[in-house]
Molecule: Bacterial large signal recognition particle RNA
Organism: Armatimonadota bacterium
RNA sequence: CCGUGCUAGACGGGGAGCCGGCGGUGCCCUGUACCCGAAAUCCGCCAUAGCGGGGUCGAAAGCCUGCCCCCGGGGCGCAUGGCAUCGGGCAACGUGCGCACGCCCGGCGAUGAUAGCCGGGUUCCGCGCAUCGGCAAGCAUCUGAACCGUGUCAGGGCCGGAAGGCAGCAGCACUAAGGGUGACUUCCCGAGUGCCGCGUGAUGACCGGGCUAGAGCCGGGAGGUGCGCAUGUCCGGGUGACAGCGUCUCAAAGGCAGGACGCACGG
Numbered sequence: 001c002c003g004u005g006c007u008a009g010a011c012g013g014g015g016a017g018c019c020g021g022c023g024g025u026g027c028c029c030u031g032u033a034c035c036c037g038a039a040a041u042c043c044g045c046c047a048u049a050g051c052g053g054g055g056u057c058g059a060a061a062g063c064c065u066g067c068c069c070c071c072g073g074g075g076c077g078c079a080u081g082g083c084a085u086c087g088g089g090c091a092a093c094g095u096g097c098g099c100a101c102g103c104c105c106g107g108c109g110a111u112g113a114u115a116g117c118c119g120g121g122u123u124c125c126g127c128g129c130a131u132c133g134g135c136a137a138g139c140a141u142c143u144g145a146a147c148c149g150u151g152u153c154a155g156g157g158c159c160g161g162a163a164g165g166c167a168g169c170a171g172c173a174c175u176a177a178g179g180g181u182g183a184c185u186u187c188c189c190g191a192g193u194g195c196c197g198c199g200u201g202a203u204g205a206c207c208g209g210g211c212u213a214g215a216g217c218c219g220g221g222a223g224g225u226g227c228g229c230a231u232g233u234c235c236g237g238g239u240g241a242c243a244g245c246g247u248c249u250c251a252a253a254g255g256c257a258g259g260a261c262g263c264a265c266g267g
Base pairs, nucleotide, nucleotide: 001267002266003265004264005263006262009057010056011055012030013029014028015027020046021045022044023043024042034054035053036052037051063259064258065257066256067255068254072250073249074248075247076246077245078244080243081242083240084239085238086237088235089234093232094231095230096229097228098227099226100225101224103221104220105219106218107217108216114213115212116211117210118209120207121206122205123201125199126198127197128196129194130193131191132190133189134188136186137185138184139182140181141180142179143178149174150173151172152171157166158165159164
């Protein structure tokens, strides 16, 4: 140096999280890298820090260490940014509302705007009157009795020698108590009643009238100025996640350098 068979080892790594710690399942990054089984109500281990079973490669194309670069993750900080949210504030800005002044348009007004005074009406209360409703009484009218109401009483009955007399049912007429009706009268009670009368109160407002003074009054528009109030996309503060910047830290893939490279047998 070559060949054969082994062994160590390799067949992905990393971040956050979990954990006393390590590794794994799950999440994320890198980017391609054997298979099967269980694992968040977790799973397996203990500095030699996943477990069980199977497979392939195997001392180099592999392994280890350091450095560079850096995907990505994490910690801390901020007179940073917009967003969300919670208090505060209207000094400036915007918006809304109100008031005043000014501007424009229209209407009314010397056939009297407007203001003051006077007396009325609308309004409240009481009384009267009327209206409506109810109760009662009166009055009018109708009805109203098998017998025990009245009158008249057919028939029939009774008395009588006769003349005649007596009681009297039904019917008819009438009436009592009672009942009905009424547009009438009276008393009492009541009222979602009133173009009514009298008295009283109120008189803010409105209407019309009289007197006095004598020129303003009303509505709309634009949005100018000022004032007041409220509010915000406005001002200022707190908090949160995100982004940005700075710093620290871990760090995949990639690059560079260095290191160790075993055992047995045969040639």